[in-house]
Parts: sequence; C1' cells; structure tokens
RNA sequence: ACGACCGCCGGGAGAGACCGAAGGGGUGAAAGCCCCAUCGGCGCCGAAGGAGCAACCGCCCCGGAAACUCUCAGGCCAACGGACCGGACGGUCGG
Repeated sequence: ACGACCGCCGGGAGAGACCGAAGGGGUGAAAGCCCCAUCGGCGCCGAAGGAGCAACCGCCCCGGAAACUCUCAGGCCAACGGACCGGACGGUCGG
C1' cells in the first nucleotide's frame, strides 16, 4: 500500500399524530384547547438486536451463510434511532 473495527461526515425504507384509562404541566374567569410521559386494547411494519429455513461456500466432518421467514425485542407525524451504502478525515489492531 491494503484489510478489520471504532469514531466523525453525507445518504438511508416501511407501518394508527388510532381507541380507552388515570396522572403531570401550560393557557384560560370558566367551558375548553394544547403538551408530556405511563398503563391497557385493537390494527400494522421490518432495516437495531435476536431466532428459523438454506441457495451457496467448504473434498467430508465440524463450520460459515440472505435484504428470505418469524416478530421475542424494537418501531408506526416530526425529531431520535436505523440495516446498508459512500467518504480525500481521525484512532486502534493486523500486515
């Protein structure tokens, strides 16, 4: 040089801003309106993680193995997160 991982930067899909309950907060004279998280119900999504099948890799054994399947977990305005992709930046390790 190159490779792996981590950080940083850019991109990055899907699916109810659903219903109910009892709270907290804001505003208001009140009625009411708005916001926040929690619990329960029904519906739904797959691209954190997890599990299953196995085309394939591997002479065999052992083993590895999807963006397919499941939906335990997670998620269903925005934000956050996000598999994965890219980067002339930084770090660690290998070499």

Notes
Glycine riboswitch aptamer from Kaistia granuli DSM 23481, 95 nucleotides, folded computationally. It matches the Rfam family "Glycine riboswitch aptamer". Rfam describes the family as follows. This family represents the bacterial glycine riboswitch. Model confidence (mean pLDDT): 77 of 100. The sequence was found by an Rfam model in a public genome assembly.